[in-house]
This is a predicted structure of a 349-nucleotide part of an RNA (small-subunit ribosomal RNA, central domain) from an uncultured bacterium. Its mean pLDDT, the model's own confidence on a scale to 100, is 89.
Context: one part of a larger RNA
RNA sequence: CUGGGCGUAAAGGGCGCGUAGGCGGGAUGGCAAGUCGGUCGUGAAAUCCCUCGGCUCAACCGAGGAGCGUCGGCCGAUACUGCCGUUCUUGAGGGAUGCAGAGGAGACUGGAAUUCCCGGUGUAGCGGUGAAAUGUGUAGAGAUCGGGAAGAACACCGGUGGCGAAGGCGGCCAUCUGGACCGCAACUGACGCUGAGGCGCGAAAGCGUGGGGAGCAAACAGGAUUAGAUACCCUGGUAGUCCACGCCGUAAACGAUGAGUGCUAGACGUUGGGAGGCCUAGCCUUCCGGUGUCGCAGCUAACGCAUUAAGCACUCCGCCUGGGGAGUACGGCCGCAAGGUUAAAACUC
Repeated sequence: CUGGGCGUAAAGGGCGCGUAGGCGGGAUGGCAAGUCGGUCGUGAAAUCCCUCGGCUCAACCGAGGAGCGUCGGCCGAUACUGCCGUUCUUGAGGGAUGCAGAGGAGACUGGAAUUCCCGGUGUAGCGGUGAAAUGUGUAGAGAUCGGGAAGAACACCGGUGGCGAAGGCGGCCAUCUGGACCGCAACUGACGCUGAGGCGCGAAAGCGUGGGGAGCAAACAGGAUUAGAUACCCUGGUAGUCCACGCCGUAAACGAUGAGUGCUAGACGUUGGGAGGCCUAGCCUUCCGGUGUCGCAGCUAACGCAUUAAGCACUCCGCCUGGGGAGUACGGCCGCAAGGUUAAAACUC
């Protein structure tokens, strides 16, 4: 340098932005670097290979031939790639209009429920379980009515629904703000795709400082169960869960399926928008975007995938290379720590 792969066998980076790099639309002119042709030069000898010959053979040796390069000069070709110039609008961007949405941020606010506190009524239980007990209650509980406080989460709508790059996002109102989509079509004129490093985002748990603390609840305590029960069940209960700021940077971060583009039968839903028609409550036809189910070809070890591909191709990145040892040790980098990341070997089957 090369092979085969990555839904479930080992293997897609958690996600995005983007640097270098790699790759890149239509037309036309020029150059001729890559590319192709011709010719000349050079590629010492020995070695390797072929043929012939010399030592009795062989090794060895001699002769001839062949071979030996991303090589150089000159002449030529210009399809493709490249470079320079001109140009185009379909890729990309962008304008105004419209449109759906739990997309994001900070702020305000609402009702139900729960717990606690105060008061009224009222009495002997309540609670809990498979059954119990711990617990709680005559110092008046539980039940019920009225009042108050607090924190957290938002029933119905709710969906096989929507939005977001992913993580994720659900009461209401307004403010600020990102993205998508439909149709129209000025404008720019390839401005594109991917993306090693890098930077940012990143559930839960955990950490730091300060607040908050209703419910729930690791740890912990008690009661049960049991041979035991450091559990499952019950009664309690602290971190935590919540807020602000700062860390951590992981996950079955999953579609276990990287991003982009083109092409390749259909059928039926659903969601957003546009156009047209009509017997215009509404329905039908059709186009674009999203999201599902079934299914032909094709693919697949099978399961299954199947225009949202795991089909047919191209570009770029990441990753795999038998099991254990091990995602460990050592070292580096990062972190307050917990630890993260990068990542072996001996040995063994």